Description
Predicted 3D model of a 530-nucleotide part of an RNA (small-subunit ribosomal RNA, 5' domain) from an uncultured bacterium. Its Rfam family is "Bacterial small subunit ribosomal RNA". Rfam links the family to the GO terms ribosome and structural constituent of ribosome. The RNAcentral record of the full RNA draws on ENA. Model confidence (mean pLDDT): 82 of 100.
Context: one part of a larger RNA
RNA sequence: GGACGAACGCUGGCGGCGUGCCUAACACAUGCAAGUCGAGCGAGGGGAGUUUCUUCGGAAACAAACCUAGCGGCGGACGGGUGAGUAACACGUGGGCAACCUGCCUUGUAGAGGGGAAUAGCCUUCCGAAAGGAAGAUUAAUACCGCAUAACAUUGUAGCUUCGCAUGAAGCCACAAUUAAAGGAGCAAUCCGCUACAAGAUGGGCCCGCGGCGCAUUAGCUAGUUGGUGAGGUAACGGCUCACCAAGGCGACGAUGCGUAGCCGACCUGAGAGGGUGAUCGGCCACAUUGGGACUGAGACACGGCCCAGACUCCUACGGGAGGCAGCAGUGGGGAACCUUCGGCAAUGGACGAAAGUCUGACCGAGCAACGCCGCGUGAGUGAAGAAGGUUUUCGGAUCGUAAAACUCUGUUGUUAGAGAAGAACAAGGAUGAGAAGAGAAUGUUCAUCCCUUGACGGUAUCUAACCAGAAAGCCACGGCUAACUACGUGCCAGCAGCCGCGGUAAUACGUAGGUGGCAAGCGUUGUCC
Numbered sequence: 001g002g003a004c005g006a007a008c009g010c011u012g013g014c015g016g017c018g019u020g021c022c023u024a025a026c027a028c029a030u031g032c033a034a035g036u037c038g039a040g041c042g043a044g045g046g047g048a049g050u051u052u053c054u055u056c057g058g059a060a061a062c063a064a065a066c067c068u069a070g071c072g073g074c075g076g077a078c079g080g081g082u083g084a085g086u087a088a089c090a091c092g093u094g095g096g097c098a099a100c101c102u103g104c105c106u107u108g109u110a111g112a113g114g115g116g117a118a119u120a121g122c123c124u125u126c127c128g129a130a131a132g133g134a135a136g137a138u139u140a141a142u143a144c145c146g147c148a149u150a151a152c153a154u155u156g157u158a159g160c161u162u163c164g165c166a167u168g169a170a171g172c173c174a175c176a177a178u179u180a181a182a183g184g185a186g187c188a189a190u191c192c193g194c195u196a197c198a199a200g201a202u203g204g205g206c207c208c209g210c211g212g213c214g215c216a217u218u219a220g221c222u223a224g225u226u227g228g229u230g231a232g233g234u235a236a237c238g239g240c241u242c243a244c245c246a247a248g249g250c251g252a253c254g255a256u257g258c259g260u261a262g263c264c265g266a267c268c269u270g271a272g273a274g275g276g277u278g279a280u281c282g283g284c285c286a287c288a289u290u291g292g293g294a295c296u297g298a299g300a301c302a303c304g305g306c307c308c309a310g311a312c313u314c315c316u317a318c319g320g321g322a323g324g325c326a327g328c329a330g331u332g333g334g335g336a337a338c339c340u341u342c343g344g345c346a347a348u349g350g351a352c353g354a355a356a357g358u359c360u361g362a363c364c365g366a367g368c369a370a371c372g373c374c375g376c377g378u379g380a381g382u383g384a385a386g387a388a389g390g391u392u393u394u395c396g397g398a399u400c401g402u403a404a405a406a407c408u409c410u411g412u413u414g415u416u417a418g419a420g421a422a423g424a425a426c427a428a429g430g431a432u433g434a435g436a437a438g439a440g441a442a443u444g445u446u447c448a449u450c451c452c453u454u455g456a457c458g459g460u461a462u463c464u465a466a467c468c469a470g471a472a473a474g475c476c477a478c479g480g481c482u483a484a485c486u487a488c489g490u491g492c493c494a495g496c497a498g499c500c501g502c503g504g505u506a507a508u509a510c511g512u513a514g515g516u517g518g519c520a521a522g523c524g525u526u527g528u529c530c
Stems, first nucleotide, its partner, number of pairs: 001530004006526005013376006019369002021334001026332003030329003035074003040071002043068003049062005081287003091211007100204002105200007113147001115145002123136005153178005159172005183192003213259003220250003225247008262284004266277004289310005312323004340366001342365003348362001349360004379409004389400004413471001414467006429452002432448003474519005479500003485514005495502002
């Protein structure tokens, strides 16, 4: 000198864009943060309306829209948070898988026949303070289970061809065995689904080379340890696990131990080489009160799922139950220190749905904070009687100083009023035409045109008009380094100080004042890094 997720002191007008618990991975009141589908299913509610009967009061039956607890499907493995752990194939980079998986999506080839038994819900009864649970009866499905059909699928046996870095891989062929399905909307056409297989895409899993830290005042470490055979297990290789066998394996090229630490793209600095950092944004990893475990599933050993144990908190009728903010806000605590218990799904994206749409503290916005960067303003011109006043003085003057006043302007910003449904919007839906399929009108699908509709921000940005110089400057320094000096006070006191050093009676170094210098809505100090 530069930089900062900064803090502190003094000061503070505005805007744009960013950033904002670095400490206690401390504990959490409250609200919200993951639902959706009635075009899978039975049922309940609801009742537009229709029909019949009628003593004309009404009664009965059917029943559209709509709503929903439950069964079922998909999604809760994404998105969001944090950095505790981890020195490790965790990460980065480059490879390998002839050792693997992949829901939804795309392309293609085939197919969906015929049955069965339950169960939630509802109803009845019962237990419990509650959370919740038990028994009986009964019911449906795209829930569940047999049977049929079936292969270019899987397995077994035998063979052939081609190829490879070993185990082997790919293709062809024969025989045998095994294995599937679900319907819904619609008048229909058709569409959305379902099953099997092949391929793609996407996402993952595993393995390896190399790379990135401190201590040797850590020198030896290791028994599933190292290897083999066999088996089990996994999507898959493998001591991953187990039985048996062998005695190996690692280490001064630093094993092992201890300490520290998420890694990277990047960021800061530097001419570079390097050094430091790993906030925001992006990629990967790990974690979700602590420890362990599996279930479901294409995918988890699962933040807002389950079970067990521990600590803690809460409810309780004392028998037993409930909970997990390192999601968004917010509270207490810790701390030098870090924000609103805001608005909206309008946009982008996600989940579900045929769609309308619903949900979305992701996100988009607003709020708070000079925390940072950038921009603008606090007026401009003329103006010497060099006014008054302050300071100083050798008492002549000098200086603040064209500075002020005064006059003439301007109106950025500000205030008031008006315009501004601006842009951000594309899409979906409805209406109208055209092409193909269809015997064909209609309908549905595809395409094109037109119309209608949807904005949290926000009456915001922006523009226009009017008004007023009116409302807007401080901070630090002035001995040298280092730009900028005098007076008074003090008297080795009070104090200053980054280093050298100032202060003991004329202190340019302390304090105040005037002046000056620097930077400026900031300026200094402290901390950290280069």